[in-house]
């Protein structure tokens, strides 16, 4: 530098369950393993989710629509960093 084996040392942990936080999406911790060679970091661009506040409409009360400033890195691209092995 290239690469990722049914290897090895290690690592992470989907669904689900419990508790907590949150308006929600979702998140934290513990249990639990479907999977993962970046399933490590980070919301830059695309995408997806939510809609509290705000705005508009409507109503007796309710409600409906729009909207990210809220989220998702185990959705894609790009960025940063890294263990082990193989080959050169």
């Nucleotide at each position: 530098g290239u690469u990722g084996a049914u290897a090895a040392a290690g690592g992470c942990a989907a669904a689900c369950u419990a508790u907590c936080c949150g308006a929600a999406a979702g998140g934290a911790u513990a249990g639990g393993a479907c999977g993962c060679a970046a399933a490590g970091c980070a919301a830059u661009g695309g995408g997806u989710c939510u809609a509290a506040a705000g705005c508009a409409c409507u109503u007796a009360a309710a409600g409906u629509g729009c909207c990210a400033u809220g989220a998702c890195g185990g959705u894609c691209a790009g960025g940063c960093u890294a263990c082990c092995g193989a080959c050169u």
A computed fold for an 88-nucleotide RNA from a Methanosarcinales archaeon, annotated as c-di-GMP-I-GGC riboswitch aptamer. Model confidence (mean pLDDT): 83 of 100. It matches the Rfam family "c-di-GMP-I-GGC riboswitch aptamer". Rfam links the family to the GO term cyclic-di-GMP binding.